[in-house]
């Protein structure tokens, strides 16, 4: 310098003409002032708010899952820790930096790991290595051999020598049956902790020194997850976005939620239940029945009543509706997310649905795409430019 990837910022401006709309002034014309996003999308999370007359407990079901902090809260954010991976350095062990992380538990139980392989966790012998067992074939050794027995002699008292008897021995090669082995090789994503040695018939943590890991425990450091050091115990694979176990959390519905006003009409319909007790009365308790997500307990309504079905009237207006967990600036605290204090601002509220059209100009550029109760997150879509970081290539010094 170029390219790719990741994260972040921006997402049009100016002028003129005409038009729409909220609010204010005028109330006649008209004037002033404002008017669609970073995702408004998805409806995946968390809430504010409203209702279910009160909204509780348990089960089921669902969600989350390292630590601390931030926040109204969250499955979100910040800073750390562990594990793992890549690069560089160092060399069995480790250090620095970047990335990833659905990161509680597999020594509670159940289950799965195809094919390959001897064997896939109560997990092993295919190729090999050894053979002090048994047996076969061959070669070498021969006035030979003997871990055997008896007798005599010598002597350094435990050996030597002579004779006789008995046996056919010893070394080596290749096999069969049996036995030992898990070090070497092979299979696989993964194979019985690892480097170096001792030892063995051959081997093996069998043993030694060192290292790693599991569990328990002691001390020190840290708010904590954890880290460092020591002792003891052993070496019990992987998968829980497998069933499961543990801990924590979760009532439901959703602005077409709700509230108010006006107006109009037919409930003349059908089905089921309709009682009881206390009280002079007002009223209280309660049955059938009904409400509270799925169930149970519990609780509420229940005396001109309750539940269900069919039908009729009203599709009008106001409100909810935008002043907020709000935005900007400054200072302080904090590694940061963020918090506190002071000052300043009001920046869409439509309702069949406003926020536009045309012309010119400017920029590297306007792609993805339009508010409907509101806010905080997550996920997805996106042309171009800029900033930061990582990786690769080339050139120069």
């Nucleotide at each position: 310098u170029u390219a790719a990837c990741a994260a972040g910022c921006c997402g049009g401006g100016c002028u003129g003409u005409c038009g729409c709309u909220g609010c204010c002034c005028a109330u006649a014309c008209g004037g002033g002032u404002g008017g669609a996003g970073g995702a408004a999308a998805g409806u995946c999370g968390g809430g504010a708010c409203a209702g279910c007359a009160a909204a509780g407990g348990g089960c089921g079901c669902c969600a989350u899952g390292c630590u601390u902090c931030c926040u109204a809260a969250c499955g979100g954010g910040a800073a750390g820790g562990g594990u793992u991976u890549c690069a560089c350095c160092a060399u069995a062990u480790g250090g620095u930096g970047g990335g990833a992380u659905a990161c509680a538990g597999c020594a509670a139980g159940u289950g799965c790991c195809a094919c390959a392989g001897a064997a896939a966790a109560c997990a092993g012998a295919c190729u090999g290595c050894c053979u002090u067992g048994u047996u076969g074939u061959g070669g070498c050794u021969a006035u030979u051999u003997g871990a055997g027995c008896g007798a005599g002699g010598g002597c350094c008292c435990g050996c030597c020598u002579u004779c006789g008897c008995c046996a056919g021995g010893g070394c080596u090669a290749c096999g069969g049956c049996g036995g030992g082995u898990a070090a070497a090789g092979g299979u696989g994503a993964a194979a019985a902790c690892g480097c170096g040695g001792u030892g063995u018939a051959a081997g093996a943590g069998a043993c030694c020194a060192c290292g790693g890991c599991u569990u328990g425990u002691u001390g020190c450091g840290g708010u904590g997850a954890c880290g460092c050091a020591g002792c003891a115990u052993g070496c019990a694979g992987g998968c829980a976005a497998a069933c499961c176990u543990c801990a924590u959390g979760g009532g439901c519905u959703g602005a077409a939620a709700g509230g108010c006003c006006a107006a109009a009409u037919a409930u003349a319909c059908c089905g089921g239940g309709g009682g009881u007790c206390c009280g002079c009365a007002a009223g209280g308790a309660u049955a059938a029945g009904g409400g509270c997500g799925g169930c149970c307990c519990g609780u509420c309504c229940g005396a001109u009543c309750c539940c269900g079905g069919g039908g009729g009237g009203u599709u009008g207006g106001c409100u909810g509706c935008u002043a907020g967990a709000u935005c900007c600036c400054u200072g302080c605290a904090g590694c940061a997310a963020u918090g506190c204090a002071g000052g300043g601002g009001c920046c869409a509220g439509a309702u069949a649905a406003a926020u536009g059209a045309c012309a010119g100009u400017u920029u590297a550029a306007a792609a993805c795409a339009g508010a409907a109760u509101c806010c905080c997150g997550c996920u997805u879509a996106c042309g171009g430019g800029c900033u930061u970081g990582u990786u690769a290539a080339a050139a120069a010094a």
The RNA shown here (Bacterial RNase P class A) has 397 nucleotides and comes from a Bacteroidales bacterium. NCBI's taxonomy places the organism under Bacteria, Pseudomonadati, Bacteroidota, Bacteroidia, Bacteroidales.